[in-house]
The RNA shown here (c-di-GMP-I riboswitch aptamer) has 79 nucleotides and comes from a Geobacteraceae bacterium. Its mean pLDDT, the model's own confidence on a scale to 100, is 82.
RNA sequence: CCACGAUAAAGCCAAACCUUCCGCAAGGAUGGGACGGAAAGCGGCGAGUCUUCGAAGAGGAGAUGGCCGAGCUGCCAUG
Numbered sequence: 001c002c003a004c005g006a007u008a009a010a011g012c013c014a015a016a017c018c019u020u021c022c023g024c025a026a027g028g029a030u031g032g033g034a035c036g037g038a039a040a041g042c043g044g045c046g047a048g049u050c051u052u053c054g055a056a057g058a059g060g061a062g063a064u065g066g067c068c069g070a071g072c073u074g075c076c077a078u079g
Stems, first nucleotide, its partner, number of pairs: 002079002005076001012037002017032002020029003035066001041072002045069002048064006
């Protein structure tokens, strides 16, 4: 540097649900909690999904990185 990811070691993250707070909402933050995760680390770039404005369409504004693709970074083991 490349490939790979177990049943290993050291650690890490934390779904649902509950508490409090924020938001019209999608949803977010905090604490608890573990379904899971080898990028469940980072950023909404593309696509998707969702919310809101709009009579609707078009379009605007948002949410989601634990939906997928691509991008950047990274621990350990093995080859």